Annotation: The part of an RNA shown here (large-subunit ribosomal RNA, half A) has 1691 nucleotides and comes from Methanoculleus sp. Rfam family: Bacterial large subunit ribosomal RNA. RNAcentral holds the full RNA, with entries from ENA. The coordinates come from a structure-prediction model, not an experiment, and the mean pLDDT is 81. NCBI's taxonomy places the organism under Archaea, Methanobacteriati, Methanobacteriota, Methanomicrobiales, Methanoculleus.
Context: one part of a larger RNA
RNA sequence: GUUCGCGGAGGAUGCCUGGGAGCCGCCAGGCGAGGAAGGGCGCGGCAAGCUGCGAAAAGCCGGGGGGAGGAGCCGACAUCCCGAGAUCCCCGGGUGCCCGAAUGGAGCAAUCCGCGCGGGGGAGCCCGCGCGCCGCGCGCCCGAACACAUAGGGCGCGCGGGGGAAGACGCAGGGGAGUGAACCAUCUGAGUACCUGCAGGAGAAGAAAUCAAACGAGAUUCCCCCAGUAGCGGCGAGCGAACGGGGAGGAGCCCAAACCGCGGGCCUUCGGGGCCGCGGGGUUGUAGGGGCGCGCCUGGGGCAGAGCCCCGGGGCCGCGCCCGUGUCCAGCGGAACGGCCUGGGAAGGCCGGCCGGAGGGGGUGAGAGCCCCGUACGCGAAGGGCACGGGCGGGUUCUGGGCGCGCAACCUGAGUACGCCGGGACACGAGGAAUCCCGGCGGAAUCCGGGGGGACCACCCUCCAAGGCUGAAUACUCGGCGGCUACCGAUAGCGCAUAGUACCGUGAGGGAAAGGUGAAAAGGACCCCGGGAGGGGAGUGAAAGAGAACCUGAAACCGCGGACCCACAAGCGGUCGGAGCCAUGGCGACAUGGUGACGGCGUGCCUUUUGUAGAAUGAGCCUGCGAGUCGCCGUGCGUGGCGAGGCUAAGGGACAGGAGUCCCGGAGCCGGAGGGAAACCGAGUCCGAAGAGGGCGUCAGUCGCGCGGGGCGGACCCGAAGCCAAGUGAUCUAGCCGCGGCCAGGCCGAGGCAGGGGUGGAACCCUGUGGAGGGCCGAACCUAAGUCCGCUGAAAAGGGCUGGGACGAGCUGCGGCUGGGGGUGAAAGGCCAAACAAACUUGGAGAUAGCUGGCACUCUCCGAAAUAGCUUUUGGGCUAGCGUCGCGCGGACCGCGCGGGAGGUAGAGCACCGGAUAGGCGAGGGGCCGUCACUGGCUGCCGAGCUUAACCGAACUCCGAAUGCCCGCGCGCAGUACGCGGCAGUCAGGCGGCGACUGAUAAGGGCCGUCGCCGAGAGGGGAACAGCCCGGACCGCCGGCCAAGGUCCCUAAUGCGCGCCGAGUGGGAAAGGAAGUGCGGAUGCACAGACAGCCAGGAGGUUGGCUCAGAGGCAGCAACGCCUCCAAGGAGUGCGUAACAGCUCACUGGUCGAGUAUCCGCGCGCCGACAAUGUAACGGGGCUAAGCGCGCAACCGAAGCCGCGGGGGCGGAGAGAUCCGCCCGGUAGGAGAGCAUCCCGCGAGCGGGCGAAGCGGGGGCGUGAGCCCCCGUGGACGCGGCGGGAGAGAGGAUGCAGGCAUGAGUAACGUGAAAGACGGGUGGGAUCCCCGUCCGCCGGAAGCCUGAGGUUUCCAGGGUAAAGGCAAUCUGCCCGAGGGUCAGCCGGCCCCUAAGCCGAGGGUGAGAACCGUAGGCGAUGGGAAGCGGGUCAACAAUCCCGCGCCGCCGGGCGCUUACGAUGGGGCGACGCACUGCGGGUGCGCGCGCGGGGCGGCGGUACGCCCCGCCGAGGGCGCGAGGCGAUGAGGGGCCCAGGGAAGUCCGGGCCCCGAGCCGAGCGCUGAGGGACCGCCCCCACGGGGGCGGGAAGGCGCGCGCGUGCGGUGACGAGAAACAACCCCUGGGUGCUACGCCCGGGACCGUACCAUAGACCGACACAGGUGGGCGAGCUGAGAAUGCGAAGGCGACG
Repeated sequence: GUUCGCGGAGGAUGCCUGGGAGCCGCCAGGCGAGGAAGGGCGCGGCAAGCUGCGAAAAGCCGGGGGGAGGAGCCGACAUCCCGAGAUCCCCGGGUGCCCGAAUGGAGCAAUCCGCGCGGGGGAGCCCGCGCGCCGCGCGCCCGAACACAUAGGGCGCGCGGGGGAAGACGCAGGGGAGUGAACCAUCUGAGUACCUGCAGGAGAAGAAAUCAAACGAGAUUCCCCCAGUAGCGGCGAGCGAACGGGGAGGAGCCCAAACCGCGGGCCUUCGGGGCCGCGGGGUUGUAGGGGCGCGCCUGGGGCAGAGCCCCGGGGCCGCGCCCGUGUCCAGCGGAACGGCCUGGGAAGGCCGGCCGGAGGGGGUGAGAGCCCCGUACGCGAAGGGCACGGGCGGGUUCUGGGCGCGCAACCUGAGUACGCCGGGACACGAGGAAUCCCGGCGGAAUCCGGGGGGACCACCCUCCAAGGCUGAAUACUCGGCGGCUACCGAUAGCGCAUAGUACCGUGAGGGAAAGGUGAAAAGGACCCCGGGAGGGGAGUGAAAGAGAACCUGAAACCGCGGACCCACAAGCGGUCGGAGCCAUGGCGACAUGGUGACGGCGUGCCUUUUGUAGAAUGAGCCUGCGAGUCGCCGUGCGUGGCGAGGCUAAGGGACAGGAGUCCCGGAGCCGGAGGGAAACCGAGUCCGAAGAGGGCGUCAGUCGCGCGGGGCGGACCCGAAGCCAAGUGAUCUAGCCGCGGCCAGGCCGAGGCAGGGGUGGAACCCUGUGGAGGGCCGAACCUAAGUCCGCUGAAAAGGGCUGGGACGAGCUGCGGCUGGGGGUGAAAGGCCAAACAAACUUGGAGAUAGCUGGCACUCUCCGAAAUAGCUUUUGGGCUAGCGUCGCGCGGACCGCGCGGGAGGUAGAGCACCGGAUAGGCGAGGGGCCGUCACUGGCUGCCGAGCUUAACCGAACUCCGAAUGCCCGCGCGCAGUACGCGGCAGUCAGGCGGCGACUGAUAAGGGCCGUCGCCGAGAGGGGAACAGCCCGGACCGCCGGCCAAGGUCCCUAAUGCGCGCCGAGUGGGAAAGGAAGUGCGGAUGCACAGACAGCCAGGAGGUUGGCUCAGAGGCAGCAACGCCUCCAAGGAGUGCGUAACAGCUCACUGGUCGAGUAUCCGCGCGCCGACAAUGUAACGGGGCUAAGCGCGCAACCGAAGCCGCGGGGGCGGAGAGAUCCGCCCGGUAGGAGAGCAUCCCGCGAGCGGGCGAAGCGGGGGCGUGAGCCCCCGUGGACGCGGCGGGAGAGAGGAUGCAGGCAUGAGUAACGUGAAAGACGGGUGGGAUCCCCGUCCGCCGGAAGCCUGAGGUUUCCAGGGUAAAGGCAAUCUGCCCGAGGGUCAGCCGGCCCCUAAGCCGAGGGUGAGAACCGUAGGCGAUGGGAAGCGGGUCAACAAUCCCGCGCCGCCGGGCGCUUACGAUGGGGCGACGCACUGCGGGUGCGCGCGCGGGGCGGCGGUACGCCCCGCCGAGGGCGCGAGGCGAUGAGGGGCCCAGGGAAGUCCGGGCCCCGAGCCGAGCGCUGAGGGACCGCCCCCACGGGGGCGGGAAGGCGCGCGCGUGCGGUGACGAGAAACAACCCCUGGGUGCUACGCCCGGGACCGUACCAUAGACCGACACAGGUGGGCGAGCUGAGAAUGCGAAGGCGACG
């Protein structure tokens, strides 16, 4: 490692359900000042939560029910209740703290503070009742402009409102955006979401100034049709009626006015009139009513009568009571079973019965009609609700009213109708736009009138506006009861098997997880191990492997035991072959199982792509969850019913029945006739002159069900950034407002001033004084420039070191204000709660996403595309093309052969059109020359054209193929073509060959054509390798033949013959180069002796001439270049010299003796030849053939072909069995057939405790999805068949949830700014706890106090699972009927006000609300009073002791006197910087004084060391200093201000003339106190008690505390009330003052507080306001060391 067995962990699966979902029916649709909804706090013997209840507190009283137990969930203990009827259920009543509309006032909800009346002895205190605002009504009073009056105000009485409720329904006032229109603006979304007002059980609407159409209907509402019609519409997207019909339901009424009368007051010419109120009358559109006149009809009685009253009778009612019935709110009755068997248990099985108006359901030890509860059916209420009926009563109304005819013209809704303008609503977007509504401006008629009938007019029809009410049919469901379900069953179903909890957030808001022992606790007595946890026995039980971490108990993951394998061997880990070993079975051969040495082949899955092993995407693993659904509409196919017809919709009815079944319902829809713009005609019709022609027609439908696809809806799922609405946030941060606080120390020395100098005077200078400054240095504090560290941090911004500012535009606390297109911003788009170019939360909302990802079982048949056109289009669409399925047609496609055609490409050509080269001729021109002029001359010049020669061209062609294309005939062929219809997908292509273009005749480039392949194609070859070569895989075979390519070994298969290569060429490459080599060819030389070598010669004129310094063959120049001797030898080929010389060559002879020299072509080789880890350019070894060429004969080689067996599809034949033929690679995609899961019907059928499901393992069957059987586990359900219905199949979505791995025993253990050691104790256990000794660290802090904030963390006892970064006996952890917080004078409360906030009336605003007067609230500010000591384990200006003080009220006593406010006045009352003086406190130091001590060695002795020398408070006294003769204080007079008054204040005048304030100190002084003595306890360290109790002085220093001043500058430095003082008004009449007595409530008080308790997710190196802050050093609060005190932080 693989496998088997057994465990752990985990909690899937199965089964279960106390929960949930949906719907139906009934009820209810409310509650509230009689205090709601909702809360806070309480109530229990013990009581945390839930439930119930409220100080009368899991309850009290009465009535009813019920009948044996009960004290809720909750099961222990304790104590009780109950046949005198409990508990429990129903009805009624009582009580009902505090908050909340909250309502006496206030407020930070559950708190604080009152006032009045009454009661108690009653100031305080207790009890009861009352005290809010607004509206309406009534009464009384007051009372403006303005006389009466009115408006308005006040008071009283009565009634009502307020708020909340369900995330529902209704009406109304406001009113978006995402989105759709593939953009977007009208439009859409949508009058939706949302906000707001108001109402009800419903609401709204409603009784025609309506429709209609020549017929008529007759309020409103709702449903079905009409109809997706008519219309509206950037005539886009889309919006979308009405008339009329069928149904549900059904209902109609009252005023105003005319007229009559009564009353009031007004006017009056007194006749009356007008107005208002009331009564009568009256309510209509074939107009009605009123008035007048006439006619007809019509009860009674009383009173003299108008008239009133009574009786009788009638109508109406939503009123009351009574009765009855029904129903609801508790309940009651309610049939029928036994035995045997198995079993722990019977309800199971077997046997035999019974009931049924009851075989719904639940329970009982398993599955029960007859065991229990129930069920069908029947019965029932003291009291109450609802409905109906009846009776009585009551209210109202009629009973001079009804009808008809006539006259007359009184009434019938006015700033209205209507018009215009601007908008809105009507389906209708301004349109021809009627109709309705609103705003603005105008503005009628009066029945002989008016509105409407889609501009408008006429006729006609119809209706009567400008007042009001109205049930039902309709909508909804927070809640109660009952019922049902092809709804869920714990990742499901509500978010919740209960939770709006835990937790997160400042807040709005967000928001979990979590079920199961057993029939019964019978929940494990007792023993053993252990500190415990836990375990082993024993016992219970059917089972304990059901033991509470409890049913089943899967997987990941982690172990233990057995078997086999692995340490020379490389990789998708399998597959095929296969030895050995082990196990089981067998006598054995052997078989089966496990393992798997060794060998062959072999690059995961998904996605996206032209193409992925890809080093492109996604996934750590496992389990569960996780994506084409539903409704309506239309469409095609299938299927069924009926059929020239088919179907009902809403609704209604029957049945015992409600959602079931059946029936009714024909409104209406589709079809049955079409054509045309229409008139119209009609199996035709239209165009047309047409009786040409042509177009469209003449063809069965319709209603269900199923399936495919479409439209509208979120429409397959997940995913934005964003937009809009309403809210929540300034505890962070920005700015501002109000009230407070803070800034060690040092330095410089502005103006001014003084003195001196200087001048006519100045300026100016010097010295001093002075103390300015966004001054300087530098701590606290604030900040953040640099660097290092940190960067899975100690820290989601820090630490170290170095920096900047540090009296200012400074820093900071508390309380406030500004809010999202808004704020704030010394401005960076900064900041607005750790993300800001538009916060956060919830909602519109499932926004939209032409984009990315993901999309789940099987088999079968066929099978694409990556193109065209259009596209704000190019990674998206639409149509066509290509695929598939059905129907039709019938061989029409295609291939080959033959025949016939059109054509202008390849090629070629130059005849055209162009290009272009050389020569000839050459018009014409240029240049030069020349001439008196004309004519000319010359030419290395240009040159049309012609010509000779040779050419070039996609857009040249005198020519011109192959192939392709078209037609015909013949043959062959298919799942052919073609037509119609359903459904698609495709619109990124890639490489290779050929033909072009483009590019550079580059690209694995771009772009076309054509063919092939890949795409979507496996197999063989190519070493490996989509596109190349071969070849198209239905399955099996340990059979055969071939293809490409191969045959030495790796590695299946080989030999021969002839050549070539020698380079490892083969086995990478060019220009170019070379006596490589083979073959072929050409031209010279050569036995008269070539070529090469060797030997010899290579001379003379001459050093030729010129040139030159020289130039001698050889610097150079000219002549071409001489002559001679020769076998031959240049006036010289090269080297060489200064020049010579010298050496050579050419050339010649000799020697040698046969080929030699040059060039061209071909084959194979050579050089040219340098790259990155390592040979690395044959796949390797290696090869001289195993390389290359040619040839011959074999063999190997694939999923090709054949053979054998099997499966499927299509076609054909057949009645069938069956046979025959062809076919079966496959992505997108089309089509078909199946498997599995859950639920339902048939179904009370089958299986099951003698063992269901699930789970683990094994065996078998099927092509497959899957199915069956056996064993084990498990312990109660499961299932075949045929139909039906779906939340119906998972590996992927950086998916979701949970669990578990990996990293890894790794990093780290939070300042390296501190440190521990030893002894003792406790304990099961000690580095860590306790005690002791020594040591170390902080000490402007790491000590002490306090404000926030926290909320028990405080103290003691016990404990050690978890928490604590280790351990723990310890703890800020855990446990409990444990303890702890004590105030007149500390703070709050209280009084007062600031910013700001609220706000009676009032103003404004669609609404919600906003502003704001009076008034109130609001500290961070102002305001009365306490100190010292002692004490507990834990508190103390709080308790105790002692000594004091303040205000208030009541009482008592005493004495004096007017007192007196919510009104007036004073005071309260104020900044900064610098600085002075003073005494004193505090602290420190020194001295002194008191007490105590001085062991060993050395020193010292009126010495040294240690400790102490403190002190509140009242009274009395003193008192620095300040103000004050510019008048303290007092007296008198006057004044028009202080909103009235005033003796006061203010102002003025006169007189007298010295006080007033005051920190603190002294005296007194309780107590404390070192020390001493005695006693007790002890863990021997110490702790405690009692008594006594000294000195109680002086000096110095410091300033941050205090008192009172001074100076300076500009930024000019709260308010108010109370208290206090003065004053009066209304008013009151002994209140004032002194002393004494009584009284002073309520809340906070523990503990942490630079931090382990607060804010930072943590026991976090961060942050956090104020006060104290000794000593030495020092300027200092710097620095270093250290006192008190506190610490030693895993290592």